[in-house]
RNA sequence: GGCCCCGUCGUCUAGCCCGGUCUAGGACAUCAGGCUUUCAUCCUGAAAACACGGGUUCAAAUCCCGUCGGGGUCA
Numbered sequence: 001g002g003c004c005c006c007g008u009c010g011u012c013u014a015g016c017c018c019g020g021u022c023u024a025g026g027a028c029a030u031c032a033g034g035c036u037u038u039c040a041u042c043c044u045g046a047a048a049a050c051a052c053g054g055g056u057u058c059a060a061a062u063c064c065c066g067u068c069g070g071g072g073u074c075a
Base pairs, nucleotide, nucleotide: 001074002073003072004071005070006069007068010028011027012026013025020058030046031045032044033043034042051067052066053065054064055063
């Protein structure tokens, strides 16, 4: 340098191929409350994310282009 794959809450992950429904869902963790003599367990609730820029579209996490970062492979 060429090609391929990946990037979503603190962590892991679903959704992407085939665009759409309220507030992007789930597990763990965190916080608050309940339960308990207390802790743990359990129950309820809360906060928390689409790598960045542009394009297409009535509508983009999803499609297209570019950039950045990570991984693989070829030379």
A computed fold for a 75-nucleotide RNA from Candidatus Paceibacter sp., annotated as transfer RNA. Its Rfam family is "tRNA". Rfam's curators write: Transfer RNA (tRNA) molecules are approximately 80 nucleotides in length. Its mean pLDDT, the model's own confidence on a scale to 100, is 81. The source organism's lineage runs through Bacteria, Minisyncoccia, Minisyncoccales, Candidatus Paceibacteraceae and Candidatus Paceibacter. The sequence was found in a public genome assembly.